RNA sequence: GCGCCCUUAGCUCAGCGGAUAGAGUGCCCGGCUACGAACCGGUCGGUCAGAGGUUCGAAUCCUCUAGGGCGCG
Repeated sequence: GCGCCCUUAGCUCAGCGGAUAGAGUGCCCGGCUACGAACCGGUCGGUCAGAGGUUCGAAUCCUCUAGGGCGCG
């Protein structure tokens, strides 16, 4: 330099172009317990990497950029 893949909650990841974008875990609160752990319930938490474009409608499709990974040269 070229090609392919990844980027969504603090972390690990789901999410056939159509709902208020979800799960687990974690933080916090409560229950339970003599007190904890475990377990149970609840709350909080998101510029969907950034910018454009297509579309009635984009996390999802297209382009560019950024970061990361793999391969080739």
Predicted 3D model of a 73-nucleotide RNA (transfer RNA) from a Clostridia bacterium. Its Rfam family is "tRNA". Rfam describes the family as follows. Transfer RNA (tRNA) molecules are approximately 80 nucleotides in length. NCBI's taxonomy places the organism under Bacteria, Bacillati, Bacillota, Clostridia. Model confidence (mean pLDDT): 81 of 100.